[in-house]
Molecule: Bacterial RNase P class A
Organism: Aurantiacibacter atlanticus
RNA sequence: CCGGGGGGCCGGGCAGCCGCGUCAUCGCAAGAUGUCGAGGAAAGUCCGGGCUCCGCGAAACAAGGGUGGCGGGUAACGCCCGCCGAGUGAGCCUUCGGGCGAAGCUCAGGGAAAGUGCCACAGAGAGUAUACCGCCGAUGGCCCCCGCUUCUUCGGGAGUGAUGGCACAGGCAAGGGUGAAAGGGUGCGGCAAGAGCGCACCGGGGGGCCGGUAACGGUUCCCGUCAUGGCAAACCCCACCCGGAGCAAGACCGCAUAGGGGUCUCGCGCCGCAAGGCAGGGGCGUUUCGUCCCGAGAGACCCGGGUUGGUCGCUGGAGCGGCGGAGCAAUCCGUUGCCGAGAUGAAUGGCUGCCACCGCAGCGCUGAUGUGCAAGCAUAUCGGCUGUGGGACAGAACCCGGCUUACAGGCCCCCCGGCACA
Repeated sequence: CCGGGGGGCCGGGCAGCCGCGUCAUCGCAAGAUGUCGAGGAAAGUCCGGGCUCCGCGAAACAAGGGUGGCGGGUAACGCCCGCCGAGUGAGCCUUCGGGCGAAGCUCAGGGAAAGUGCCACAGAGAGUAUACCGCCGAUGGCCCCCGCUUCUUCGGGAGUGAUGGCACAGGCAAGGGUGAAAGGGUGCGGCAAGAGCGCACCGGGGGGCCGGUAACGGUUCCCGUCAUGGCAAACCCCACCCGGAGCAAGACCGCAUAGGGGUCUCGCGCCGCAAGGCAGGGGCGUUUCGUCCCGAGAGACCCGGGUUGGUCGCUGGAGCGGCGGAGCAAUCCGUUGCCGAGAUGAAUGGCUGCCACCGCAGCGCUGAUGUGCAAGCAUAUCGGCUGUGGGACAGAACCCGGCUUACAGGCCCCCCGGCACA
């Protein structure tokens, strides 16, 4: 320089004026002064936590939901990092069939020899594989010609052999065809034709050894009965995880009627003065053990305080920045500094000027480079100047960690392949 890729960051700046919300101070008040005032996604509410209330007797077992290569990180995760495997990939090689393959990208990446189920259309056959076209027809059968043997009524018959033919029995699964998919691939041998039928190589399966924490990789021996096509984002199996609801959680203050709770008396399945016992009904997912609750109603007295009103919860936290250390990294440890929204019909905005950025138009006044010629003019590109326009996606509402999605314009860094030069 050409080509292929990856990551991070910013999201206008300054000033003036006006306006809004929190907090602090001052003020009787109106208000004044100061202070802080949206985001990288505040979004979708998809996943994981904190916090709050409710539920929860124990064990075993189920039901339901989720996750899924291996290792690590984390409060946790379906997130992140590293690694493994498969696919892809610029390019390179090639016998043109294909092979190799960097950085990187993608993967719902456990199990298909536990079982069940499904595989449209096309096709002969779609899973206990199959035989439409095709190939063969060695063997058996049939036919023509020829030879030999034999019989003969001399017309021929019978037997047998070789060659040729038919494609009837039958053999085959190579080639064609169908399809997303048809029981490994290439080559040689073999055969009547074929075929792991035999062999070599590649692929596949099993065992051992070596390396690795592991996923897995390498190597070696055996296996041609190489046995099982795909789908688990179908049921299912295996391993692991999981109570429910959410700040309108929840707490406090105030609060009328209705409703609610307690005590006593009368009454109430059985026994009993009563305590209690027996029986019954119901709840705790199920079972066992266990445990809890209930038992018509009427009267009197006392307590109590739901209903978006107010206050709290509410923002100092798995926080942010710097430095040092461990680690390939995610991340962790130490130290130091900082405080950066808290509204509740819900503030965080508007205008002006200058600068920066992007677009468009104009001029030849101006710079650089290239081209043309009639040689000082024309023209192209990048700038300059003048004018004008534009500024994305979107807006907290208990708080964090992620993921996903949206986004005008701009900046920076890194990796790989090739070529050239040093």